[in-house]
Context: one part of a larger RNA
RNA sequence: GAUUGAACGCUGGCGGCAGGCUUAACACAUGCAAGUCGAGCGAGAAAGCCUUCGGGUAAGUAAAGCGGCGGACGGGUGAGUAACGCGUGGGAAUCUACCGAGUAGAGGGGGACAACAGUUGGAAACAGCUGCUAAUACCGCAUGAGACCUAAGGGUGAAAGAGGGGGACCAAUUUAUUGGCCUCUCGCUACAUGAUGAGCCCGCGUUAGAUUAGCUAGAUGGUGGGGUAAAAGCCUACCAUGGCGACAAUCUAUAGCUGGUCUGAGAGGAUGAUCAGCCACACUGGGACUGAGACACGGCCCAGACUCCUACGGGAGGCAGCAGUGGGGAAUAUUGCACAAUGAGCGCAAGCUUGAUGCAGCCAUGCCGCGUGUGUGAAGAAGGCUCUAGGGUUGUAAAGCACUUUCAGUGGGGAGGAAAAGUAUCUAUUAAAUAAAUAGGUGCUGUGACGUUACCCACAGAAGAAGCACCGGCUAACUCCGUGCCAGCAGCCGCGGUAAUACGGGGGGUGCAAGCGUUAAUC
Numbered sequence: 001g002a003u004u005g006a007a008c009g010c011u012g013g014c015g016g017c018a019g020g021c022u023u024a025a026c027a028c029a030u031g032c033a034a035g036u037c038g039a040g041c042g043a044g045a046a047a048g049c050c051u052u053c054g055g056g057u058a059a060g061u062a063a064a065g066c067g068g069c070g071g072a073c074g075g076g077u078g079a080g081u082a083a084c085g086c087g088u089g090g091g092a093a094u095c096u097a098c099c100g101a102g103u104a105g106a107g108g109g110g111g112a113c114a115a116c117a118g119u120u121g122g123a124a125a126c127a128g129c130u131g132c133u134a135a136u137a138c139c140g141c142a143u144g145a146g147a148c149c150u151a152a153g154g155g156u157g158a159a160a161g162a163g164g165g166g167g168a169c170c171a172a173u174u175u176a177u178u179g180g181c182c183u184c185u186c187g188c189u190a191c192a193u194g195a196u197g198a199g200c201c202c203g204c205g206u207u208a209g210a211u212u213a214g215c216u217a218g219a220u221g222g223u224g225g226g227g228u229a230a231a232a233g234c235c236u237a238c239c240a241u242g243g244c245g246a247c248a249a250u251c252u253a254u255a256g257c258u259g260g261u262c263u264g265a266g267a268g269g270a271u272g273a274u275c276a277g278c279c280a281c282a283c284u285g286g287g288a289c290u291g292a293g294a295c296a297c298g299g300c301c302c303a304g305a306c307u308c309c310u311a312c313g314g315g316a317g318g319c320a321g322c323a324g325u326g327g328g329g330a331a332u333a334u335u336g337c338a339c340a341a342u343g344a345g346c347g348c349a350a351g352c353u354u355g356a357u358g359c360a361g362c363c364a365u366g367c368c369g370c371g372u373g374u375g376u377g378a379a380g381a382a383g384g385c386u387c388u389a390g391g392g393u394u395g396u397a398a399a400g401c402a403c404u405u406u407c408a409g410u411g412g413g414g415a416g417g418a419a420a421a422g423u424a425u426c427u428a429u430u431a432a433a434u435a436a437a438u439a440g441g442u443g444c445u446g447u448g449a450c451g452u453u454a455c456c457c458a459c460a461g462a463a464g465a466a467g468c469a470c471c472g473g474c475u476a477a478c479u480c481c482g483u484g485c486c487a488g489c490a491g492c493c494g495c496g497g498u499a500a501u502a503c504g505g506g507g508g509g510u511g512c513a514a515g516c517g518u519u520a521a522u523c
Base pairs, nucleotide, nucleotide: 001523002522003521004520006519007518008517009516010515013370014369015368016367017366018365019363020362021328026326027325028324030323031322032321035069036068037067040066041065048057049056050055076281077280078279085206086205087204088203089202090201091200094198095197099194100193102191103190104189105188107141109139110138116131117130118129119128120127121126147156148155149154161186162185163184164183165182166181169180170179171178172177173176207253208252209251214244215243216242219241220240221239222238223237224236225235226234256278257277258276259275260271261270262269263268283304284303285302286301287300306317307316308315309314334360336359337358338357342356343354344353345352346351373403374402375401376400383394384393385392386391407464409459410458411457412456413455417450421445422444423443424442425441426440427439428438429437467512468511469510470509471508472493473492474491478507479506480505481504482503488495489494
């Protein structure tokens, strides 16, 4: 000199953009943070309102249940980890829900379990028994391939329907409806493929210590067996005795890694906040279940510590999600608004959910921009300070005169972020069809948290807006008074013991400026 997730002191007008527990991975009150689908299924209230008191409506709505998809994403933290964890470059023995494109299929049956009803136990959490019932839930049978296994003969091995529309024909009855049938859309099964995502292996690189020199028995390799989606001591039985190490094994300490960031002419040094990629973790330790995917932050089981409820028999919990509380600390914010946008989950869709996200609030924490007036004005006023007492200086500074009105204030106007969606209609595709559906076009309706938005106009009045550090040398800036090795200053050299440009105050000056200094830290 540059820099900072800074803190402290004094001071503080406005705006834009960013950032904001670096410490206790300490403990957490309260609320919210993951749901959705009635176009998979059965069942199905109440309040309210109306009433002729029968009932109707709310309504086949809500809540609950079975079932599907999603809770493996998104969000947080950096404890652990010196490791194939990360970075980079390769590799072969793998899986991949949803999505794209493709081939073939989707036939015929069965028995349950919730909900519900009844009943029992319990303080509760919840649980038991009996009975009824549906399905895209579950289970056989059939068929089945370029699938799988094979001793090559053969064997194994699947499915589910739902919704919309309809002229002729057929059936049923309740005679104007339903079903068959036709058709469209979504879904289902098997296989192969793409895409995406994930698992695995290897080369090289990746902190310090030798006052850590030896380490290793599933240890190194082989065979048989097991196991995995998949290679492999991954596991196991037997056999062999290997394997690693001064090119630093092992041990100890420290640490998430990277793109980057800061500094520097560079080489390098330091660092890893925000943002992005990867990894690891979710009260501590262990375990599996479900699933395409987890050994799962807001799932399950066991053990432990802690907290809470209890009728003492037994139960409940996990903010390193967003806010917030206590504690720790020099130190770090609101128990805010909205799903309008972007994205995500579910759904045919309308839509619902979303502390992701978009915004607002707080903080000079940083960067950037603007303002605190402009011109004129010498009697060089008064006052202050100083003086050789003449003067000098503060100083065009002020006053005065003439203007302007950014920003803040008040009033008015006012974009963009909005694309959608709905409805009507036209065209095309599909189809037996002018129906339905889908796609595109057009008209109409119509969605904003921010928001008193940005921006524009008007109004009034210089009106509301300057401090901080320094002035001995380094280093820009000097005098007076006080003090008298005292009180004090100080980054280094050093000042102060009676004329202190170095202490304290005044005047003046210098430098930065809504900041200025100090401390800490890095180059």

The prediction has a mean pLDDT of 88. The part of an RNA shown here (small-subunit ribosomal RNA, 5' domain) has 523 nucleotides and comes from a metagenome.